[in-house]
RNA sequence: AACUCAUCAAGAGCGACCUGAGGGAUCCGGCCCGUUGACGGUCCGGCAACCGGCGCAACCGCGCACGGUGCCACCGCCGGAAUCGAUGAGGA
Numbered sequence: 001a002a003c004u005c006a007u008c009a010a011g012a013g014c015g016a017c018c019u020g021a022g023g024g025a026u027c028c029g030g031c032c033c034g035u036u037g038a039c040g041g042u043c044c045g046g047c048a049a050c051c052g053g054c055g056c057a058a059c060c061g062c063g064c065a066c067g068g069u070g071c072c073a074c075c076g077c078c079g080g081a082a083u084c085g086a087u088g089a090g091g092a
Base pairs, nucleotide, nucleotide: 003090004089005088006087007086008085013044015043016042017041018040022033023032024031026081027080028079029078030077045072046071047070050068051067052066053064054063055062056061076084
């Protein structure tokens, strides 16, 4: 990596710096964001609780948020297609 399982209508900054024209996974049709600086990167801040950890309960489970991720426009932006994409754990 293939593959397996779970989740994807909630939540989270008009923050600072760098960059500079595209971006919202792919295709089609829409719609929206973007030089009033989007997307991306760094720092800080935050959300959440998948895995490890700690505590309670020792049956289900509950709590903390220390560590590993992840996430912080719009239902995975909407519809269709492909059963497609993303995240976590395993695979290891």
Record summary:
Model confidence (mean pLDDT): 85 of 100. The RNA shown here (SAM riboswitch aptamer (S box leader)) has 92 nucleotides and comes from Bifidobacterium breve. It matches the Rfam family "SAM riboswitch aptamer (S box leader)". Its family is annotated with regulation of gene expression in the Gene Ontology. For this family Rfam cites "Comparative genomics of the methionine metabolism in Gram-positive bacteria: a variety of regulatory systems" (Rodionov et al., Nucleic Acids Res, 2004). The organism belongs to Bifidobacterium, within Bacteria.